[in-house]
């Protein structure tokens, strides 16, 4: 310098999927929503953020 082979190229960010970006964690961690007098009860949202799809909810029109 060339060729071949093997391994790795991860996980997470309150419920689904894809893309982009950001953040966090990594042999155990990051992470696992909020309010309320225990219980009971209540509230927002499919996002960490953006775009799109799906599901759900509310209203209006045909």
């Nucleotide at each position: 310098u060339a060729u071949c082979g093997u391994a790795c190229c991860g996980g997470c960010g309150a419920u689904g999927a894809a893309g982009u970006c950001c953040g966090c964690c990594a042999a155990a961690a990051a992470c696992c929503g909020c309010c309320u007098u225990u219980c009971c009860g209540g509230c927002u949202g499919a996002u960490g953020a953006c775009u799109u799809c799906u599901a759900c909810c509310a209203g209006u029109g045909a």
Description:
Model confidence (mean pLDDT): 78 of 100. The RNA shown here (Fluoride riboswitch aptamer (crcB RNA motif)) has 62 nucleotides and comes from Methanoregula sp. UBA471. The source organism's lineage runs through Archaea, Methanobacteriati, Methanomicrobiales, Methanoregulaceae and Methanoregula. The model forms 100% of the base pairs in the Rfam consensus.